RNA sequence: GAAGUCCGCCAGGCAGUCGCUGCAUGCAUUCGCAUGUGGAGGAAAGUCCGGGCCACAUAGAGCAGGAUGCCGGCUAACGGCCGGGCGCAGCAAGCCGUCACAUGCAAAUGUGGCGGCCCAAGGCGAUGGAAAGUGCAACAGAAAGCAAACCGCCGAUGGCUCCGCAAGGAGAUCAGGUAAGGGUGAAACGGCGAGGUAAGAGCUCACCGCGUCCACGGUAACGGCGGACGGCACGGUAAACCCCAUCCGGGGCAAGGCCAAAUAGGGAAGCAAUGACGUUGCUCGCGUCGCUUCCGGGUAGGCUGCUAGAGCUUGUCGGUAACGGCAGGCCCAGAGGAAUGACUGUCCACGACAGAACCCGGCUUAUCGGCGGACUUCCACC
RNA sequence: GCGCCCGUAGCUCAUCUGGAUAGAGUACUUGGCUACGAACCAAGGGGUAGGGAGUUCGAAUCUCUCCGGGCGCACCA
Numbered sequence: 001g002a003a004g005u006c007c008g009c010c011a012g013g014c015a016g017u018c019g020c021u022g023c024a025u026g027c028a029u030u031c032g033c034a035u036g037u038g039g040a041g042g043a044a045a046g047u048c049c050g051g052g053c054c055a056c057a058u059a060g061a062g063c064a065g066g067a068u069g070c071c072g073g074c075u076a077a078c079g080g081c082c083g084g085g086c087g088c089a090g091c092a093a094g095c096c097g098u099c100a101c102a103u104g105c106a107a108a109u110g111u112g113g114c115g116g117c118c119c120a121a122g123g124c125g126a127u128g129g130a131a132a133g134u135g136c137a138a139c140a141g142a143a144a145g146c147a148a149a150c151c152g153c154c155g156a157u158g159g160c161u162c163c164g165c166a167a168g169g170a171g172a173u174c175a176g177g178u179a180a181g182g183g184u185g186a187a188a189c190g191g192c193g194a195g196g197u198a199a200g201a202g203c204u205c206a207c208c209g210c211g212u213c214c215a216c217g218g219u220a221a222c223g224g225c226g227g228a229c230g231g232c233a234c235g236g237u238a239a240a241c242c243c244c245a246u247c248c249g250g251g252g253c254a255a256g257g258c259c260a261a262a263u264a265g266g267g268a269a270g271c272a273a274u275g276a277c278g279u280u281g282c283u284c285g286c287g288u289c290g291c292u293u294c295c296g297g298g299u300a301g302g303c304u305g306c307u308a309g310a311g312c313u314u315g316u317c318g319g320u321a322a323c324g325g326c327a328g329g330c331c332c333a334g335a336g337g338a339a340u341g342a343c344u345g346u347c348c349a350c351g352a353c354a355g356a357a358c359c360c361g362g363c364u365u366a367u368c369g370g371c372g373g374a375c376u377u378c379c380a381c382c
Numbered sequence: 383g384c385g386c387c388c389g390u391a392g393c394u395c396a397u398c399u400g401g402a403u404a405g406a407g408u409a410c411u412u413g414g415c416u417a418c419g420a421a422c423c424a425a426g427g428g429g430u431a432g433g434g435a436g437u438u439c440g441a442a443u444c445u446c447u448c449c450g451g452g453c454g455c456a457c458c459a
Base pairs, nucleotide, nucleotide: 001378002377003376004375005374006373007372008371009370010369012347013346014345015344016343017342018341020039021038022037023036024035025034026033027032041353045364046363048362049361050360051359052358053252054251056249060284061283062282063281065248066247067246068245069244070084071083072082073081074080085127086125087124088123094117095116096115097114098113099112100111101110102109103108128243129242133241134240135237136236150182151181152178153177154176157175158174160171161170162169163168190208191207193205194204195203209232210230211229212228213227214226216223217222256304257303258302259301266295267294268293269292270291271290275289276288277287278286297458298457299456311330312329313328314327315326316325317324318323348351383455384454385453386452387451388450389449392408393407394406395405410426411425412424413423414422432448433447434446435445436444
C1' cells in the first nucleotide's frame, strides 16, 4: 500500500420566528401571565428471556409441570456477555492435477477456467447422557438393529452320481460355508497391505484409526509426545419418551395505596366450618370469613405509585476480557386524547429505520449514510 | 400498556399430539340429464400448509424468529 474480517461510536448542523409541555421563581389568586430551565431512541419496536417494585405468608413443604445444559469467569439475574475447549462448514491466499490461450525450436513460463487438498483473521453450533431403559426409521433392499445369504464366491464337512479291488480321484451343488466383490439405501457392523483358507473373514500380523487404564500438561472442559492393554465389543435419533444436574410460587403499575362522588348493598346459583375463598394445576400448611360466581345498579373524578437510578461521566487501580473497586463532577422526558412540532434562511457528504407510558439488563428484528480502532493474508522497501 | 389465542384450496374445516400420499364439503370448469335453467350424476383443475431459518434420512406436524389477525382487562356497593 491492497484485499478481507470483526468491534465500537455518531444519527444532518447553525441562525431566526411562531407554538406545545414538565419543573422552579415572581405577579395575579377565576381562567392565567412573565422569566429561567428540561423535553424520545439505538432500536423507544417485537414482548422473546431475566431482574427490580407491589399486595397475596418474610414466599413455606411435597407432587406435577416448565426452562436451561461443553468448561471457567462476570452479573441483581438471565436462554445474556467475556475467555477457553471440541465439532462442522468454508471465502481469500497457498499447493497439486487438468483444460484452453499467449510466448518459445524445445524445455518451460505466464494468464484464465474447472476439480481436489489444505484452509488465516473470522463464521456457525439447544455442543450433558444413545456401553440405564423404552420407542422410531416410509420407499427401496435378501437383510435396518443380540444383523442379514438376492446376485456372486466355495464345495473343506455330510449326503448324491461316475471311475476304481482299494487307497483315492472326477463331477454336480441338495444340505451347507462365506460379509472380500456387485446391487439397494440417508444409514449395511473399522481402512489398507501381507499371510492364511475350499472360499472367505481381525482368523493372524505390520501400519493407520478407535476404545480403556496409567503417567504428563491444564483450575476445568480437554489435549497430545509417552507406556500398557483390548482384535474392535461402542451405527443414527433425546428440537421422541426418558435419565442426570441446576433453576423456577402464580400475578402483573388496568400491580398496589389514599380521597371523593353516586346507587337497589336488590335478585339467582353454589357451599355452608370434615365449608368457601385467597392460592391462576393438585395435596398440605398459613390467612380471612358469609364468601364466591352470574344478572342487575352506580361512578367512569382526583392524588399517589412516577422516575436519583444495578444512573451518566472523567481520572485512576485490579483483571487478557466481560466486569469490578476508589476519588471527583453531573441531574438528563414524565404525559394522561396523551407534549417533544411548524415555517423561513443558510451550509454540506442532501439526511434511513422509526415515537417513551412503572423501571432496568439482554436478545431478536428494521435502518440513508459517516467516522474510528483491532486482527489476518499478500506485495514493496528499510 | 399488559395478558392470551389463531393462521392449511376462493370460503368453512380435517390431517398436527404420535413425522413418510396434503384430504372433505362448498365454490369453479367440462360432460351428461332437460325444450331451457336449477337440482342431480360423472370427471377435472386449483394449496410455496402466513414468510424465513434450524433439528432430522425425511417437517403441515418439532424448535426458533419475523409478519398478519382476533379476544379479554378499571373502580364502588